Model confidence (mean pLDDT): 83 of 100. The RNA shown here (transfer RNA) has 72 nucleotides and comes from Candidatus Saccharibacteria bacterium UBA949. It was read from a public genome assembly. Rfam family: tRNA. Its family is annotated with triplet codon-amino acid adaptor activity in the Gene Ontology.
RNA sequence: GCCGCAAUAGCUCAGUGGUAGAGCAACGGUUUUGUAAACCGUAGGUCGUCGGUUCAAGCCCGACUUGCGGCU
Numbered sequence: 001g002c003c004g005c006a007a008u009a010g011c012u013c014a015g016u017g018g019u020a021g022a023g024c025a026a027c028g029g030u031u032u033u034g035u036a037a038a039c040c041g042u043a044g045g046u047c048g049u050c051g052g053u054u055c056a057a058g059c060c061c062g063a064c065u066u067g068c069g070g071c072u
Base pairs, nucleotide, nucleotide: 001071002070003069004068005067006066007065010024011023012022013021018055026042027041028040029039030038048064049063050062051061052060
């Protein structure tokens, strides 16, 4: 230098164009003499950045950034 993959909640990851989700973690409650566990609930997201396509983009297209891998 070229190619491929990845980037979504604090962490690990789903989400094949039409309301952004799960588990764990956090917080509150029930239960307990107390803690843990269990159960119920709450909060938490400019979906890596900038453009484009579309009535509508986490999803499609382009560029860029970062990480991983490959080729030379």